[in-house]
Context: one part of a larger RNA
């Protein structure tokens, strides 16, 4: 020096991205236990007290009998710095975000807010089902039958889920239009023949005319989308209000500097001596918003911020010791 440990005056997070690491708590019995709540929980909440040994007695029980059975309780006394005496053995509280929860995952840098989930919704499928594998036979679906099966989205629960069908999809319709496959095939050219003809080859008008497309409807828990400018109130500011342009319709409820806010360390408040963090508000939302769900939410979380108590060599600021190695000398 390195590794693993032990101890440390005074202070006690001043360290640091962050209390990372360490310390502290810890067992059993008794008292006591908040907000909030889906009334189950929260809860071992928190906060306190006791625990050794000796002797005497009490209660119940067991015993062939007044006692070295077992369990529980009470009083008095004794010793130590310390009585769960070692080992073993929860730190706690407050607040916010996300995800309801238990669960699953990147074997070998990610355990999570990702996946799943119960639950909700839509679409398809009437059974030789739809869907899937296979060239096919056939098989799964299913020895099931719409309270079933398949696909897609959301994700407990509570309150809710607004407007838009113009575009893109899906679906229904059949009057008309365009394009247009096949059969049939007038005609033309070539060949054929001494010359015609038949035959053969090539080409082809008009006609014919399904689906699709155009067209007419429906559908958003389908894919998507959800405006601008200008004026106006008896201080000022602002604009309930008015005008106008555009659109398929102009963002409703709720929430909002947010896991979303560029300007931005926005402004105000709380907390600190001091707070780009945190929490509560405001709304000027660059660029929230309603099953790519919106807003809440008890319980839960090796999740992520912030604060407090306890505790400490994390630090002020380092020191001593033990063990093993590197290392030095022989």
């Nucleotide at each position: 020096c390195c590794a693993u440990g032990u101890c440390g005056a005074a202070g006690g997070a001043a360290u640091u991205c962050c209390g990372c690491a360490a310390a502290a708590u810890g067992a059993c019995c008794c008292c006591a236990u908040a907000a909030c709540u889906u009334c189950g929980a929260g809860a071992g909440a928190a906060u306190g007290g006791g625990u050794g040994c000796u002797c005497u007695c009490c209660u119940a029980u067991c015993u062939u009998u007044u006692g070295a059975u077992u369990a529980g309780g009470a009083a008095a006394g004794c010793g130590g710095c310390a009585c769960a005496u070692a080992c073993c053995a929860g730190g706690g509280g407050g607040u916010a975000g996300c995800g309801a929860c238990u669960g699953u995952u990147u074997a070998u840098u990610a355990a999570a807010a990702a996946c799943a989930c119960a639950a909700g919704a839509c679409u398809c499928u009437g059974c030789u089902a739809a869907g899937u594998g296979g060239u096919a036979a056939c098989a799964c679906g299913a020895u099931g039958u719409a309270u079933a099966g398949a696909g897609u989205c959301u994700g407990a629960c509570a309150c809710c889920u607004g407007c838009c069908c113009g575009g893109u999809g899906c679906u229904g319709g059949a009057a008309g239009g365009u394009c247009g496959g096949a059969a049939g095939g007038a005609g033309a050219a070539g060949u054929g023949u001494u010359a015609u003809a038949a035959g053969c080859u090539u080409u082809u008008a008009a006609u014919g005319g399904a689906a699709u497309c155009c067209c007419c409807g429906g559908u958003a828990a389908a894919u998507a989308g959800c405006g601008g400018c200008a004026g106006u109130a008896a201080c000022u500011c602002u604009a309930a209000u008015u005008g106008u342009c555009c659109u398929a319709a102009g963002g409703u409820a709720g929430c909002g500097a947010a896991a979303u806010u560029c300007c931005u360390u926005g402004u105000c408040g709380c907390a600190u001596a001091a707070g780009u963090a945190g929490c509560g508000a405001c709304c000027u939302a660059c660029a929230c918003g309603a099953a790519u769900a919106g807003u809440g939410u008890a319980a839960c979380g090796a999740c992520u911020g912030c604060c407090c108590c306890a505790c400490u060599g994390u630090c002020u600021c380092u020191g001593a010791c033990a063990u093993a190695g590197a290392c030095c000398c022989a």
Large-subunit ribosomal RNA, domain IV from Anisodus acutangulus, 330 nucleotides, folded computationally. Rfam family: Bacterial large subunit ribosomal RNA. The full RNA is in RNAcentral, with records from Rfam.